Predicted 3D model of a 105-nucleotide RNA (Guanidine-I riboswitch aptamer) from a soil metagenome. The sequence is in RNAcentral, with records from MGnify. The model forms 100% of the base pairs in the Rfam consensus. Rfam family: Guanidine-I riboswitch aptamer. On this family, see Barrick et al., Proc Natl Acad Sci U S A 2004: "New RNA motifs suggest an expanded scope for riboswitches in bacterial genetic control".
RNA sequence: UUGGCGGCUAGGGUUCCGGCCUUGCAUCAGGGCGACUGGUCCGAGAGCUGCCGCUCGGGCGGGAGACAUCCGUCCGGGUGCACGGCGGGACAAAAGCCCGGGAGA
Numbered sequence: 001u002u003g004g005c006g007g008c009u010a011g012g013g014u015u016c017c018g019g020c021c022u023u024g025c026a027u028c029a030g031g032g033c034g035a036c037u038g039g040u041c042c043g044a045g046a047g048c049u050g051c052c053g054c055u056c057g058g059g060c061g062g063g064a065g066a067c068a069u070c071c072g073u074c075c076g077g078g079u080g081c082a083c084g085g086c087g088g089g090a091c092a093a094a095a096g097c098c099c100g101g102g103a104g105a
Stems, first nucleotide, its partner, number of pairs: 003052006011042002016039002018036001019033006053079010081101001083104001087099003
């Protein structure tokens, strides 16, 4: 030093939609319910996936220049390992989100 971003999922609650209950001058409006399957929404270091970055090998091209070095481009390899509280934080609220690869093991 071992990276960044996006999509998805596990999961999450209840701002909005819908649903259910209830009230009313009632195709509408008010109140309640997430122990309402759902849509919007939040969402993984240790989940999946895509792109990029980095790195290594090789091919091709460029610079006066055969080699070396540098730059560009294409193909391929790599980007390891990973058990984890309590408590706190944000958004409407909660969470595998953030504190946090934390404390600890």